[in-house]
This is a predicted structure of a 74-nucleotide RNA (transfer RNA) from Tupaia belangeri chinensis. Its Rfam family is "tRNA". Rfam classes the family as a transfer RNA. RNAcentral holds the sequence, with entries from Rfam. Model confidence (mean pLDDT): 80 of 100. Taxonomically the source falls in Tupaia belangeri (Eukaryota, Metazoa, Bilateria, Tupaia).
RNA sequence: GGUGCCAUAGCUUAGUUGGUUAAAGCGCCUGUCUAGUAAACAGGAGAUCUUGGGUUCGAAUCUCAGCAGUGCCU
Numbered sequence: 001g002g003u004g005c006c007a008u009a010g011c012u013u014a015g016u017u018g019g020u021u022a023a024a025g026c027g028c029c030u031g032u033c034u035a036g037u038a039a040a041c042a043g044g045a046g047a048u049c050u051u052g053g054g055u056u057c058g059a060a061u062c063u064c065a066g067c068a069g070u071g072c073c074u
Base pairs, nucleotide, nucleotide: 001073002072003071004070005069010026011025012024013023019057028044029043030042031041032040050066051065052064053063054062
């Protein structure tokens, strides 16, 4: 230099060939329970989906470019 893949909550993932409120597990916080802790149960906070354009009535999803990571070729 060429080419493929990946990016969604603190972590790990789901998300139906675009449809209105982005879901779950673990973790975190609060409460109940306990002599106390853990467990269990109930509730809660947390992601404008890597960045910026384009298409569309509507984009995590389609498309283009950039950045980062990673594989292959040279």